[in-house]
C1' cells in the first nucleotide's frame, strides 16, 4: 500500500442484510423484602453522542461517502 472483519449500556452481545411502534437481552450495580448474618431467591429501580463527521430521506444504529481505533490476511 491492497483486501476483509469488528466498534451499540459498567461488561458480554442481539438488532443492521430488507430504514418505521419508546434502542433491547443477560450479567452487573442500587434499594427493599427474606435471614441471627451472608449467599441464594423475590420485588422495584438503574445506565446509551449506536466509534467520529457529512450526505440521502417525512424518518437513519440500519442506506451512501470520508475519516479514526482495533483484529486478521496479502504484498
Nucleotide at each position: 500500500g491492497c483486501c476483509g472483519g469488528u466498534g451499540u449500556a459498567g461488561c458480554u452481545c442481539a438488532g443492521c442484510c430488507c430504514g418505521g411502534u419508546u434502542a433491547g437481552a443477560g450479567c452487573g450495580c442500587c434499594a427493599c423484602g427474606c435471614u441471627c448474618a451472608u449467599a441464594a431467591c423475590g420485588u422495584g429501580g438503574u445506565u446509551g453522542u449506536c466509534g467520529a463527521g457529512g450526505g440521502u430521506u417525512c424518518a437513519a444504529a440500519u442506506c451512501c461517502c470520508u475519516c479514526c481505533a482495533c483484529c486478521g490476511g496479502c504484498a

The RNA shown here (transfer RNA) has 75 nucleotides and comes from a Candidatus Woesearchaeota archaeon.
RNAcentral records the identical sequence in 2 taxa.
Taxonomically the source falls in Candidatus Woesearchaeota (Archaea, Nanobdellati).